Model confidence (mean pLDDT): 86 of 100. Small-subunit ribosomal RNA from an uncultured marine bacterium, 1507 nucleotides, folded computationally.

[in-house]
RNA sequence: AGAGUUUGAUCCUGGCUCAGAUUGAACGCUGGCGGCAGGCCUAACACAUGCAAGUCGAGCGGUAACAGGUCCAGCUUGCUGGAUGCUGACGAGCGGCGGACGGGUGAGUAACGCGUAGGAAUUUGCCUGAUAGUGGGGGAUAGCCCGGAGAAAUCCGGAUUAAUACCGCAUAUACCUUACGAGGGAAAGGGGGCCACUCCAUGGAAGCUCUUGCUAUCGGAUAAGCCUGCGUUGGAUUAGCUAGAUGGUGGGGUAAAGGCCUACCAUGGCGACGAUCCAUAGCUGUUCUGAGAGGAUGAUCAGCCACACUGGGACUGAGACACGGCCCAGACUCCUACGGGAGGCAGCAGUGGGGAAUAUUGCACAAUGGGCGGAAGCCUGAUGCAGCCAUGCCGCGUGUGUGAAGAAGGCUUUCGGGUUGUAAAGCACUUUCAGUCGGGAGGAAAGGGUAACGUUUAAUACGCGUUAUCUGUGACGUUACCGACAGAAGAAGCACCGGCUAACUCCGUGCCAGCAGCCGCGGUAAUACGGAGGGUGCGAGCGUUAAUCGGAAUUACUGGGCGUAAAGCGCGCGUAGGCGGUUAUUUAAGUGAGAGGUGAAAUCCCCGGGCUCAACCUGGGAACUGCUUUUCAAACUAAAUGACUGGAAUGUGUCAGAGGUGAGUGGAAUUUCCUGUGUAGCGGUGAAAUGCGUAGAUACAGGAAGGAACAUCAGUGGCGAAUGCGACUCACUGGGAUAACAUUGACGCUGAGGUGCGAAAGCGUGGGUAGCGAACAGGAUUAGAUACCCUGGUAGUCCACGCCGUAAACGAUGUCUGCUAGCCGUUGGUGUCCUUGGUGAAAUGAGUGGCGAAGUUAACGCGAUAAGCAGACCGCCUGGGGAGUACGGCCGCAAGGUUAAAACUCAAAGGAAUUGACGGGGACCCGCACAAGCGGUGGAUGAUGUGGUUUAAUUCGAUGCAACGCGAAAAACCUUACCUGCUCUUGACAUGUCAGGAAUCCUGCAGAGAUGUGGGAGUGCCUUAGGGAAUCUGAACACAGGUGCUGCAUGGCUGUCGUCAGCUCGUGUCGUGAGAUGUUGGGUUAAGUCCCGCAACGAGCGCAACCCUUGUCGUUAGUUGCCAUCAGGUUAUGCUGGGCACUUUAACGAAACAGCCGGUGACAAGCCGGAGGAAGGUGGGGACGACGUCAAGUCAUCAUGGCCCUUACGAGCAGGGCUACACACGUCAUACAAUGGCCGGUACAACGGGUAGCGAAGCCGCGAGGUGAAGCCAAUCUCUAAAAGCUGGUCGUAGUCCGGAUCGCAGUCUGCAACUCGACUGCGUGAAGUCGGAAUCGCUAGUAAUCGCGGAUCAGCAUGCCGCGGUGAAUACGUUCCCGGGUCUUGUACACACCGCCCGUCACACCAUGGAAGUGGAGGAUACCAGAAGCAGGUAGUUUAACCCGCAAGGGGGAACGCUUACCAAGGUAUGCUCUAUGACUGGGGUGAAGUCGUAACAAGGUAACC
Repeated sequence: AGAGUUUGAUCCUGGCUCAGAUUGAACGCUGGCGGCAGGCCUAACACAUGCAAGUCGAGCGGUAACAGGUCCAGCUUGCUGGAUGCUGACGAGCGGCGGACGGGUGAGUAACGCGUAGGAAUUUGCCUGAUAGUGGGGGAUAGCCCGGAGAAAUCCGGAUUAAUACCGCAUAUACCUUACGAGGGAAAGGGGGCCACUCCAUGGAAGCUCUUGCUAUCGGAUAAGCCUGCGUUGGAUUAGCUAGAUGGUGGGGUAAAGGCCUACCAUGGCGACGAUCCAUAGCUGUUCUGAGAGGAUGAUCAGCCACACUGGGACUGAGACACGGCCCAGACUCCUACGGGAGGCAGCAGUGGGGAAUAUUGCACAAUGGGCGGAAGCCUGAUGCAGCCAUGCCGCGUGUGUGAAGAAGGCUUUCGGGUUGUAAAGCACUUUCAGUCGGGAGGAAAGGGUAACGUUUAAUACGCGUUAUCUGUGACGUUACCGACAGAAGAAGCACCGGCUAACUCCGUGCCAGCAGCCGCGGUAAUACGGAGGGUGCGAGCGUUAAUCGGAAUUACUGGGCGUAAAGCGCGCGUAGGCGGUUAUUUAAGUGAGAGGUGAAAUCCCCGGGCUCAACCUGGGAACUGCUUUUCAAACUAAAUGACUGGAAUGUGUCAGAGGUGAGUGGAAUUUCCUGUGUAGCGGUGAAAUGCGUAGAUACAGGAAGGAACAUCAGUGGCGAAUGCGACUCACUGGGAUAACAUUGACGCUGAGGUGCGAAAGCGUGGGUAGCGAACAGGAUUAGAUACCCUGGUAGUCCACGCCGUAAACGAUGUCUGCUAGCCGUUGGUGUCCUUGGUGAAAUGAGUGGCGAAGUUAACGCGAUAAGCAGACCGCCUGGGGAGUACGGCCGCAAGGUUAAAACUCAAAGGAAUUGACGGGGACCCGCACAAGCGGUGGAUGAUGUGGUUUAAUUCGAUGCAACGCGAAAAACCUUACCUGCUCUUGACAUGUCAGGAAUCCUGCAGAGAUGUGGGAGUGCCUUAGGGAAUCUGAACACAGGUGCUGCAUGGCUGUCGUCAGCUCGUGUCGUGAGAUGUUGGGUUAAGUCCCGCAACGAGCGCAACCCUUGUCGUUAGUUGCCAUCAGGUUAUGCUGGGCACUUUAACGAAACAGCCGGUGACAAGCCGGAGGAAGGUGGGGACGACGUCAAGUCAUCAUGGCCCUUACGAGCAGGGCUACACACGUCAUACAAUGGCCGGUACAACGGGUAGCGAAGCCGCGAGGUGAAGCCAAUCUCUAAAAGCUGGUCGUAGUCCGGAUCGCAGUCUGCAACUCGACUGCGUGAAGUCGGAAUCGCUAGUAAUCGCGGAUCAGCAUGCCGCGGUGAAUACGUUCCCGGGUCUUGUACACACCGCCCGUCACACCAUGGAAGUGGAGGAUACCAGAAGCAGGUAGUUUAACCCGCAAGGGGGAACGCUUACCAAGGUAUGCUCUAUGACUGGGGUGAAGUCGUAACAAGGUAACC
């Protein structure tokens, strides 16, 4: 620091996801040791049991228990009982201090609660400093005792008693109150020592002394209370809130200011800088993360606050409205004798419950701290420790060295090996930790005893202090640490291995099982599932889940955007607010600098120190970016005062204009009406029909009426803020431009709310209505057609007034200001110049357009009218869908508008550009593509192939073009792969081992045969004499074998687009990039063929040519070929001599190149015409098939990976089947006849084949054929007759002398064998068919058509296939259309590429959500009722120790109880509000491999789309 994911690819926008760090964590697997930390985040749910706050006898009366002493009694002579507070002590009680600290929790609280900085009107026990005092009295009461009630808790009565308990009195200059005269108010003693002086005389009292208390007051410290500025979560779908409310005065109250309370008066106070309300939440130091700014957080530790079962209340006290106190109400639990009582773990442990989840009912007060005490000491679940838990952080270990036969085993393999792997074993060492044994710090300071000294004092007591010495305190603890012993001995796992992301193979599975953070894996070769081997990462841990920050510049202060990606309000005016020209002076709020205070400690950081290191602990420093006080400065902002003219405005002249409003006027056209002429149609469409018309339409002419709109001018022309504005005239009126001066003097810009304007449609009231025209009706179209088209037609469109307030209200571009190259138009001004009368030129400022520089942009593009460079202000955006929807509010008559979510769901949605593909887009071009022609197919019969059906089997494959006379260039057996039956199991076939035999041949029997079982003949070749080669038989094992599967695992081969002209590369250039350029353009060609031009220049694969064949000629060579000339011979024939001239054969050459001429073209490439030539513009034909496409075809030609079978899915044999047959299709053959059939005669080929062969002549047969054997391994012999043709005859339009299917009989040939199932012959039979519907095929010249011939396969079998020659046409105007193809361009939402994509209803399943008669719960509000405990006020009543009066009785005063009033908790009634849960039914939404109906959008998407 980034990465993955939208696309065929690209750039951008944008979301989702990952890598990091962290945690009070949990879960899964695993687990050796130690140190330091941490440990109910949930139910502020309920709690059994124990403990957590006591202490003081030096405050008091005392003595229940224990111990000791003394005395008495009994006796078992050391025991029991009793007495005695005498001593140590001490239960219960009175009293003091402490239970307000410490400990827990975070429910409540959005608040002066907290944080920070300040303030004044206060209190403060214990502590501390100071001053003064501590005198003298009194009456009670608990306890104890007696009695009573009760189950208990507890309570009542009587008698008696103490105090540092309580109450007066005295004193008080200080204190408090005050009307300034005065008035008020306090105390308590205890302990130790001494007794010289006074008194009782053991010893005490008084006294002295020390000490500790007490009282009053003033200070300090500490602690607490109160007030203020600033900061402190979200929601405006919470906008108004408030009656003690805001202030004043009097009074009250408090420790204290104050509406804190009360009476009266006034009507204020808060709020868009967010009051009120709702939701959520303890706050902070900090903690986590981050480069930082920020974001998240508030466990442990520390500060503050709040709470203590829920609600209310006060008492006591220095302090509480009190966790382990009290009273009341409520809920819950427990006890009960049913009358009544008790309780509060959010203290420490622990229990139940909840939960994914969080520990021991431990030890000790040894240390630190706290309470009480004079102290010893007691108490202390604070605390110190231990226990449990890998919860976290840190450290250590599980060995080290050597060791190649690279062991065995595993895994894998191309079978060679590789890997695990120096890893192990082996050898040599070491002993941390754990284990056993032994030793052994520190945490301990105090306290107490003794002695000395000092201090105090009258004092050598007491007390205090110092020193010395003695004594003595450890929970942890079997401590840390150290030493010894033994032995590698006791100690490694977890996750991952497709990319991101380090790490790969085998097996299993087969869209199953499963994985998955995102993208995505899995449908038979899965590096993605599961296992294994191996590897990678971390390591006593490792993964997963949850959560926070980061990455995310994805809320952008640092640090983003808004033309098209999400995003500029439809447009103005204008309030608050924000911002604001030049200059001078002043002030000092902002700003800058210095200083003071504070910013707790801990934490973080730096430098040190201590645990062996580290974590951890600790000392010092820095920092805490903040707040506040104060001093200084005055540039900038601000404020105040004064001035200026440049911004802005006003005045004057001139100018243009569909700017606005009102009134009037005009002509053209449509329609209707009237009149006339006139007759059968008009109208409308792709074509029609509905409609109108003989009742006279349409058409033409004249006249009239009425409404709406204003042709031409007209123009990227004008005006307006926008919507918008278009005949002419008049009236009223807004704005703008320009020229030159004058005036005012910043008066400005923007603008949340607010307010006005605002197309069309729509709404209300009243008019109007010619044309057009939603709805509606009819006619068409269509599968349907609630549409497009046509005929009609109502609202509406028009006017007036009032609403609505939205549009793709768009330049998809907010307003204002300044700056930054040019060029060319255009509108309206102004001045200047000139040949001025021009349609001129240049200049200037205001508009409106086109290009374009810099710059900018993701690109497209923008570019002085910015989307450039800057400034000011406003509005808006933050993934797609859900949704501009629901609910709520506001507006509206309604329609609806505005504001505006969430659940859920997806991993994309999107912008621009690129390459393709496609278009019922465009342009150009080609092809038997159409057209022009010729002949067919589709109808018939047959042949053949396929589908289907059938079958035991009808083996398999090929399936639009590009399968279907295809694989198959030959299914009777064989072939043969299929079926039935009978058999074989190392096998029919290959290699290796062993044993035996040569091989081979003849033959009997059984059997359908395979096979089985016999008989006989036969002993070969080489040899180093052992044996070997070849071959047969047998045995066992390795293995053979498979036309079994996968052509979607493959090679090879092939088809197809297509013999179409294309497909690419290198370098350069352009572009961020995909890519482009080249290859496009102008010509031309059959051609990316060639030329020219050009940021391209070159090159490759294709095209063409080179190859074969054919057409002409030449040379060479003549046998089996040929025969012109010469000669011989025959009935005849190159038959013979001879010859190679010709034909021909087969080898080599020549020839054709747009070479020549003319025209044309650009002087090019080329094209057109002509000459010559056998051939002329590629001469004809063939072979030859670019990059690629179709997962095209073939595992059954062959080869081959993987899988499968192995007495069978292998092999052999016999028979059957592949030949079936209601039917459908393809390809052919033959026909339907006279251009013909039949009969007779007669002529002319070429390519080829032949020894397991072709087979002549002759003879036989009607014929197929037989016989026969000559010749021929072929230019020699043979197949071999060519046929159509020509010629003569016949038939006469007829189902025929056409046609030949079918069937019968008789034969021939091949073959082991023609039944299923061959071909042919003869005789007989003589079906359909009279030229073929829709549709469709081939062919452009030696072609179509027609005629025969040959060959491969082959025993036999061709109408098929491959070749050969004979005869031999017609037509092409042309490229509009159909099909296919090529190039350029355009649109695209397609890229599996139009056989694409995709929308909506309906049906089904699931999910969340809105409405809903209602129902349940919660919260708060208002009104009323009610009123416990309690404080305060009042007080008839009851009771009453202290003080006063009184001799006393009694009275006074005061107090308690009771009653009562105000306030008030729970509770009740009523009303409406908010939130939440649920609800029959219902609305839409989302999601879901293969449902239904259509086809709305994307191409001109077939009616352009959209708002």
It matches the Rfam family "Bacterial small subunit ribosomal RNA". The sequence is in RNAcentral, with records from ENA, Greengenes and SILVA.